[in-house]
RNA sequence: UUCUUUGUUCAGCUCAAUGGAUCGGUGAGUGGCCGAUCCAGCGGGGGAACCAGUUUCCGCCACGGGUUUUUGCCCGGCGGAUCGGGGCGCACGAUGCGCGGCAUCGAGAGCAUUUAAUGGCUCCAGCCCGACAGCUAACCUCGUCAGCGUCAUUAAAGGGACAG
Repeated sequence: UUCUUUGUUCAGCUCAAUGGAUCGGUGAGUGGCCGAUCCAGCGGGGGAACCAGUUUCCGCCACGGGUUUUUGCCCGGCGGAUCGGGGCGCACGAUGCGCGGCAUCGAGAGCAUUUAAUGGCUCCAGCCCGACAGCUAACCUCGUCAGCGUCAUUAAAGGGACAG
């Protein structure tokens, strides 16, 4: 130093949201924190072919086109709305009712290294796009916040430290 084995002991969590570097600020200074940038990792969205599929309302309008006449309507342009549709997320589905909601059932998420089993507890929010988005090679693009201290039993597996 490596491997094997025994014993003791330890571990923050959810989430993609982590690691490193540089500059500036704060500070006596390291760390930390704040701001910016870069690299890596992680996560999300858009986006062909093939396949699949076929969409609303309101207001305004210069020119143009269409319509059987019209100061109308349609195409078109601009703006707005959201009970269509879609995105992030576990945060959904069905049924019933006295229906801005409630109840029941089911699905889903979390409970402290991981997995499995049994029981128990908690949650089932929020935000966004704006008629558009299926899948999707190339390609394009965005995020890397935030909130907390969280149960019991059994079995198996793994990691760190120390000692033999």